The RNA shown here (transfer RNA) has 72 nucleotides and comes from Vicugna pacos. The sequence is in RNAcentral, with records from Rfam. Its Rfam family is "tRNA". Gene Ontology term of the family: triplet codon-amino acid adaptor activity. By type it is a transfer RNA.
RNA sequence: GUGGAUAUAGCUCAGUGGUAGAGUGUGUGCUUGGCAUACACAGGGUCCUGGGUUCAAUUCCCAGUACCUCCA
Numbered sequence: 001g002u003g004g005a006u007a008u009a010g011c012u013c014a015g016u017g018g019u020a021g022a023g024u025g026u027g028u029g030c031u032u033g034g035c036a037u038a039c040a041c042a043g044g045g046u047c048c049u050g051g052g053u054u055c056a057a058u059u060c061c062c063a064g065u066a067c068c069u070c071c072a
Stems, first nucleotide, its partner, number of pairs: 001071001003069002006066002010024004018055001026042004048064005
């Protein structure tokens, strides 16, 4: 320099055009003589940024940024 992949909750990851979820972690409650485990509830999101298509975009298209990677 060029091709490709990834970007979603504090962390690890789903989601496939129609108001975004799981596990784990955090807080509260319950349980215990106490701790842990288990159980219940709650909080936590500008879906990387900008633009385009669409009635409607996390999802499709374009550009950019960050990181990973093949080739040179």
Model confidence (mean pLDDT): 84 of 100.